[in-house]
RNA sequence: UCCUCAGUAGCUCAGCGGUAGAGCGAUUGGCUGUUAACUAAAAGGUCGUAGGUUCGAAUCCUACCUGGGGAU
Numbered sequence: 001u002c003c004u005c006a007g008u009a010g011c012u013c014a015g016c017g018g019u020a021g022a023g024c025g026a027u028u029g030g031c032u033g034u035u036a037a038c039u040a041a042a043a044g045g046u047c048g049u050a051g052g053u054u055c056g057a058a059u060c061c062u063a064c065c066u067g068g069g070g071a072u
Base pairs, nucleotide, nucleotide: 001071002070003069004068005067006066007065010024011023012022013021018055027041028040029039030038048064049063050062051061052060
């Protein structure tokens, strides 16, 4: 320098152009002598950044940033 994969909640990851989700964790309540376990609820997101396409973009296109792998 080039190729390729990844970047979404605190963590691990889903998400066919049409409401952004799950598990775990944390918080609050219930349960009980107390903790743990169990159980219920609510919260938590500028979808890596900036543009473009589109009625509509996490999703398609371009550039860039970060990380993994490869080529020279």
The RNA shown here (transfer RNA) has 72 nucleotides and comes from Lecanorchis kiusiana. It matches the Rfam family "tRNA". By type it is a transfer RNA. RNAcentral holds the sequence, with entries from ENA. The source organism's lineage runs through Eukaryota, Streptophyta, Liliopsida, Petrosaviidae and Lecanorchis. It is recorded under the gene name trnN-GUU.